Overview
This is a predicted structure of a 313-nucleotide part of an RNA (large-subunit ribosomal RNA, domain IV) from Candidatus Altarchaeum sp. The source organism's lineage runs through Archaea, Candidatus Altarchaeia, Candidatus Altarchaeales, Candidatus Altarchaeaceae and Candidatus Altarchaeum.
Context: one part of a larger RNA
RNA sequence: CCCUGGUUAGGGAACUCGGCAAAUUAGUCCCUUUACCUUGGUAUAAGGGAUGCCUGCUAAUAACAUAGCAGGUCUCAGUAACAAAGACGGUCCGGCUGUUUAAUAAAAACACAGCUCUCCGUCAGCCAGAAAUGGUGUAUAUGGAGGGCGAUGCCUGCUCAGUGGUGGAAUCUUAAACUCCCUUAGGGAGCGAAGGACCGCUAAACAGCGGGGGUAACUAUGACCCUCUUAAGGUAGCGUAAUACCUCGCCGCUUAAUUGGUGGCUUGCACGAAAGACUUAACGAGGCCGUUACUGUCCCAACCAGGGACCUA
Repeated sequence: CCCUGGUUAGGGAACUCGGCAAAUUAGUCCCUUUACCUUGGUAUAAGGGAUGCCUGCUAAUAACAUAGCAGGUCUCAGUAACAAAGACGGUCCGGCUGUUUAAUAAAAACACAGCUCUCCGUCAGCCAGAAAUGGUGUAUAUGGAGGGCGAUGCCUGCUCAGUGGUGGAAUCUUAAACUCCCUUAGGGAGCGAAGGACCGCUAAACAGCGGGGGUAACUAUGACCCUCUUAAGGUAGCGUAAUACCUCGCCGCUUAAUUGGUGGCUUGCACGAAAGACUUAACGAGGCCGUUACUGUCCCAACCAGGGACCUA
C1' cells in the first nucleotide's frame, strides 16, 4: 500500500451522475391511524407507549399454560446475543401476480384478464406424411384459427381518392383448347374462363387528416367573410410531453442560489383517438424530484483485528 471486518469527537449528503456504499429501523403486546379509493384496500400507514427477574392477590382452567392488578429488585442496555421493515410526499411508465437476453440488460420489453376485427358449417388455418391419411378434434360457431389493442372508468371523430379485402354484372378486354375459312415455317374469324376495366361496400384493413387574404368604435385578437385546393382537411382529450428544434419557452411553488422537479399557460419544428386518446385505486429489486431519520459518502482523517503484498531466515 491492497482486501475483509470493526470503532470514531464536532458537523450531517457539504460527497457524488445519483445517499452508490454504509448507517438508521426491526420481534411481540397495547393505544392510535391521513389523503385517496375500483369500498377490497391504503395499513405493520404515519405516530406513541410497554417489554427482564422475584413475591402476593384476582379471573379462568382437570392440569400445564395464560391474562389483569399491586409491590419489590438488578443492569449502560430486559425481542440485552442470533434473528428481525427506515419512513413519508409528488410525478412518469406499465393495471396487477407472472415471463425474459443460461454467462454484461429484469425493464417502460413479453405475457395477461378484457375489448375488437377477419376466416372456418369441418371442405378453413396450421402441423406431420411420398401418398392414402392423421393431429388440432372425446371439439363443432357459447367452438376453432389468425391479426391488433391491452384491467377498470370515460370515450374512440372525419376520409373509400391510392393500396388491399369483399360483392356485382348490362358492356369492353382476354390464353390455350375447340369450331370454321384461306392454304401452310403460317394467317384470319367465331366461341369466350379466371383476371382486369366498370359499378358498389369496407378504416378496431394498409393508410391519410391543407394554404393564402381581410375583418369588431384604443390597441391586440378574430366569433365572421373571401379565395385556392383536397378523398377528407386533426374532433374530444392532452400538451415545452419518455414526443417541443428555437429552449435554460413564460409565470407560480420548491432553494441562500435550481439548465432539476412540480402546477399552470400553450402559436403542438414534428401529440391525438385500439401502431388507441385521456384518467385511474392497488402493485413495482422500474425512471425522476423532494422531506425526515440516519450515518466516515464527505469536511479530514485516525486507530484496531484478520488476510495479502513486502523484508529476512